[in-house]
RNA sequence: UGGCGUCUUCGCGACUGGCGAUAAAGGCGGGAUCGACCGCUAGGAAGCUUCGCGAUUCUAUCGUGCGCCUGGGUAGAAUCA
Numbered sequence: 001u002g003g004c005g006u007c008u009u010c011g012c013g014a015c016u017g018g019c020g021a022u023a024a025a026g027g028c029g030g031g032a033u034c035g036a037c038c039g040c041u042a043g044g045a046a047g048c049u050u051c052g053c054g055a056u057u058c059u060a061u062c063g064u065g066c067g068c069c070u071g072g073g074u075a076g077a078a079u080c081a
Stems, first nucleotide, its partner, number of pairs: 011048002015044002017069004026041005042064001054080009
């Protein structure tokens, strides 16, 4: 000096959907069920650290108590490109 790793601080932050029961269980407005979205607002939030940059599968994990569904994010591994 470069590379790798860890921690702290600051910052960034995807995702926060639909239906049902219940006295109630985010709210408001609009739309949809061949759907499971859009905007605003209150909370939550894994993870990331100069910036930019493919796909799939598996495991784990992240969101307003529960159940049934839908769709995403993140980390690791493998394979392909």